Predicted 3D model of a 102-nucleotide RNA (c-di-GMP-I riboswitch aptamer) from a Nitrospirota bacterium.
RNA sequence: CACCGAUAAGGGCACACCUGACCGAAAGGCAGGGUCGCAAAGCCAUUGGGCCGGCUCCUCCUCCUUAUUAAAGGACGAGACGCGGUUUGAAGGGCUGCCGAA
Numbered sequence: 001c002a003c004c005g006a007u008a009a010g011g012g013c014a015c016a017c018c019u020g021a022c023c024g025a026a027a028g029g030c031a032g033g034g035u036c037g038c039a040a041a042g043c044c045a046u047u048g049g050g051c052c053g054g055c056u057c058c059u060c061c062u063c064c065u066u067a068u069u070a071a072a073g074g075a076c077g078a079g080a081c082g083c084g085g086u087u088u089g090a091a092g093g094g095c096u097g098c099c100g101a102a
Base pairs, nucleotide, nucleotide: 004100005099012038013037017033018032019031020030022029023028036089042095043094044093046092047091049087050086051085052084053083055082058079059078060077062075063074064073065072066071
């Protein structure tokens, strides 16, 4: 130095949950409390994945209006593609880092 991760030492972070007259449309983030756990539970949204949808377009269901061969418009809801956001204490990947037993 690399690999590796001890009943070592000094420490670190903080799940769920609770609070917020905080940010956001939401997912979610942030702050405080909390302490299940974690050798990167430090950083990066980078590849696919999950989640959200104030966005665009298409399909379908229901209802209403006009018209009455056919169809058009509007409202609500659901779904798919795209787009944007978000998520690592989800998987992979990249970067950096304390200690030093076997």
The sequence was found by an Rfam model in a public genome assembly. The prediction has a mean pLDDT of 82.